[in-house]
RNA sequence: CAGAAGGCCGCGCGAGAGUCCGUCGCAGGGCGGACGCCGAAGGGGCAAGGCGCCGCAGGCGCCGAAACUCUCAGGCCAACGGAUCGCGACCGGACG
Numbered sequence: 001c002a003g004a005a006g007g008c009c010g011c012g013c014g015a016g017a018g019u020c021c022g023u024c025g026c027a028g029g030g031c032g033g034a035c036g037c038c039g040a041a042g043g044g045g046c047a048a049g050g051c052g053c054c055g056c057a058g059g060c061g062c063c064g065a066a067a068c069u070c071u072c073a074g075g076c077c078a079a080c081g082g083a084u085c086g087c088g089a090c091c092g093g094a095c096g
Base pairs, nucleotide, nucleotide: 006091007090009088010087011086012085018035019034020033021032022031023030024029036076037075038074042072043070044069045068049063050062051061052060053059054058
């Protein structure tokens, strides 16, 4: 079950974060360097709790969430991207 969870595709809204120097350019900007930043692709970390072991009122190991945290990756005009959410289709079939 007149179809939940979950998956996948499409559409929509969608934040954050730069300065200096050099150089090219009419400019918007591009390239290079130095330092500085952002967190909502992705990734890493941890609580309660659970499981197990031990010398057991404790200790150790493993599992263990996020939009928290880190900043590896990525990003810091715009564009692209962008978590989450909304809408729609398909898959799915109670795994909630």

Glycine riboswitch aptamer from an uncultured Thermoleophilia bacterium, 96 nucleotides, folded computationally. The model forms 90% of the base pairs in the Rfam consensus.